[in-house]
Parts: sequence; C1' cells; structure tokens
RNA sequence: GACAAAGGCAAACCCAUCGUGAGGUGGGGGCGCAAAGCUUCCGAUCUUACGUUGUAAGAAAGCGGGGCUGCCGAA
Repeated sequence: GACAAAGGCAAACCCAUCGUGAGGUGGGGGCGCAAAGCUUCCGAUCUUACGUUGUAAGAAAGCGGGGCUGCCGAA
C1' cells in the first nucleotide's frame, strides 16, 4: 500500500453437535480483512454465581492500543 501477481483468512445466516450461558466444534456460506497471522499484555464488551455494584469464575476478541513475525514490490 497499487484498477498488480501468487495466495491466505472468513462475517451474518443455515444444518448438526457440546455448553446454565456468553459461546465452542464440524460442514455449508462470504460480509469483509495488507496482517481478520501469533500473543490477550492494557482499556472496552458479553455470560454465570454471590450480592458489598463490587468480587470471583468464564467467553469472544473481525472494538481500540501494545509486543513478535510474514507475502509482493508500482508510486
């Protein structure tokens, strides 16, 4: 970060299944992404329990910031 090239990932939704739940897994699907690769370190968000509106245990992270790494090579 291009009216490039080779690729990659994959939203919503649907089906099956697991979970109290947020949500996870597999298949379909493709909204989008130059890091939508890795890491949840910080803030924010969501769920459950208690109940001191705080604590604890979870979830996702494609909301923002941080760290590490990576393809191509026009301006």
Predicted 3D model of a 75-nucleotide RNA (c-di-GMP-I riboswitch aptamer) from a soil metagenome. It matches the Rfam family "c-di-GMP-I riboswitch aptamer". Gene Ontology term of the family: cyclic-di-GMP binding. The model forms 95% of the base pairs in the Rfam consensus. The prediction has a mean pLDDT of 85.